C1' cells in the first nucleotide's frame, strides 16, 4: 500500500503502585476490592495451517470461493459494539419554530488484528 475482519468468545497467581480506555475534543466509565507495565501459568478465537464436502468442468487436477471441522506450531486476543460521539446521508419520535433526543440504519474519516 493491497486484501479480509472488527455487536460473538475467554482471567488467575507474582512483582509494583496510579493511572487507564489509541491520538485531540466531548461524554460515559474502569482503577487502593489495586490502573498502567513486567513475569508466570491458564483460556478465547481460528487470520495463517491441516483435513471434509459443494460450486466450478464435457469429465477432471490445479487453482479459487463457499461450507463443516481440527488446533501441534506462527500471530492475535481475554470491561463496556473498536466504549459512544466528531464528516455526510437517512429514519423515527419530541418541538410553533430554532433546534434537541435515539443501546437507530447506512458510508465516509481513524484505528486495531492478520495474510501478501
Nucleotide at each position: 500500500c493491497u486484501c479480509a475482519u472488527c455487536g460473538a468468545g475467554a482471567c488467575c497467581g507474582g512483582c509494583u503502585g496510579a493511572g487507564g480506555g489509541a491520538a485531540u475534543a466531548g461524554g460515559c466509565c474502569c482503577g487502593a476490592a489495586g490502573a498502567a507495565g513486567c513475569c508466570g501459568g491458564g483460556g478465547c478465537a481460528a487470520c495463517c495451517c491441516g483435513c471434509g464436502g459443494a460450486g466450478c468442468u464435457a469429465a477432471a487436477c490445479c487453482a479459487c470461493u463457499c461450507c463443516g471441522u481440527g488446533a501441534a506450531g506462527g500471530u492475535g486476543c481475554c470491561a463496556a459494539c473498536u466504549c459512544c460521539u466528531a464528516c455526510g446521508g437517512c429514519a423515527g419520535c419530541c418541538g410553533a419554530a430554532a433546534g434537541g433526543c435515539u443501546c437507530g440504519c447506512c458510508g465516509g474519516c481513524a484505528g486495531a488484528u492478520g495474510a501478501g
A computed fold for a 116-nucleotide RNA from a soil metagenome, annotated as SAM riboswitch aptamer (S box leader). The coordinates come from a structure-prediction model, not an experiment, and the mean pLDDT is 84. Of the family's consensus pairs, 94% are formed in the model.